RNA sequence: UUCAAGUAGGCAGCAUUCGCCCGUAUAACCCCGAAAAUCGGUUUGGGGGUCUCUACCGAAGCGCCGGAACGCUUCGACUACGGGCAGAAAUCUCACCUCC
Numbered sequence: 001u002u003c004a005a006g007u008a009g010g011c012a013g014c015a016u017u018c019g020c021c022c023g024u025a026u027a028a029c030c031c032c033g034a035a036a037a038u039c040g041g042u043u044u045g046g047g048g049g050u051c052u053c054u055a056c057c058g059a060a061g062c063g064c065c066g067g068a069a070c071g072c073u074u075c076g077a078c079u080a081c082g083g084g085c086a087g088a089a090a091u092c093u094c095a096c097c098u099c100c
Base pairs, nucleotide, nucleotide: 006100008098009097010096012093013092017088018087019085020084021083022082023081024080025079026055029048030047031046032045033044034043035042040065041064049056057076058075059074060073061072062071063070
C1' cells in the first nucleotide's frame, strides 16, 4: 500500500409512529317511526347520504308554537384516504468515512 472478514462510532437512506397545514368525503345533512314535556320545545329507534370506516353532535343568538309541532343563523370536531412541511425516537439497511 492492497485485499478479505469482523467490532464500535459517524454519516446517509428507506419504512413506521408522533405534530402541524392543505385537499377529497359530508351539507357535522335529509327522511320516517315510537315515547315524553308544555315551568316546555326532549329522548329513542330505523333508513338515506360518502368510489368511505366512523361520526352525524354541542354552544350562542334570533324566532315560532300552545297540548302538537318546532324553525333559522353563526361558530366549533372527529373519522377515512391522499399530499406537503419540520423535528424527535426506535427498528432495519449499510454504499461511504474513521478506529481496532
The RNA shown here (Purine riboswitch aptamer) has 100 nucleotides and comes from Spirochaeta sp. Its Rfam family is "Purine riboswitch aptamer". On this family, see Mandal et al., Cell 2003: "Riboswitches Control Fundamental Biochemical Pathways in Bacillus subtilis and Other Bacteria". The family is grouped with related families in Rfam's "Purine riboswitches". The sequence was found by an Rfam model in a public genome assembly. The coordinates come from a structure-prediction model, not an experiment, and the mean pLDDT is 77.